RNA sequence: GCUGCACGAGGCAAACCCGCCGCGAGGCGGGGACGCAAAGCCUCCGGUCUCGAAUCCACGGCUCGAGAUAGCGGGGUUGCCGAUG
Numbered sequence: 001g002c003u004g005c006a007c008g009a010g011g012c013a014a015a016c017c018c019g020c021c022g023c024g025a026g027g028c029g030g031g032g033a034c035g036c037a038a039a040g041c042c043u044c045c046g047g048u049c050u051c052g053a054a055u056c057c058a059c060g061g062c063u064c065g066a067g068a069u070a071g072c073g074g075g076g077u078u079g080c081c082g083a084u085g
Base pairs, nucleotide, nucleotide: 002085004081011036012035016031017030018029019028020027021026034071040077041076042075044074045073046072047069048068049067050066051065052064053063
């Protein structure tokens, strides 16, 4: 350093409910715990989702733009413990 089945100190918080913000995906705060060893942080890549444009007779899809998701996966970066190998 990797590994995470141990130990210690602790941490985060899904669904749902309330308030606020957003056209929306969703976000923030409070309550609440399904889970999490990075469920700390970052949209670089892919996925999914939203809004708009373009196309179309119209709708959907493709495409383009702007977003959401870091608790969808990969990647980057920082970090607690130190059993085993």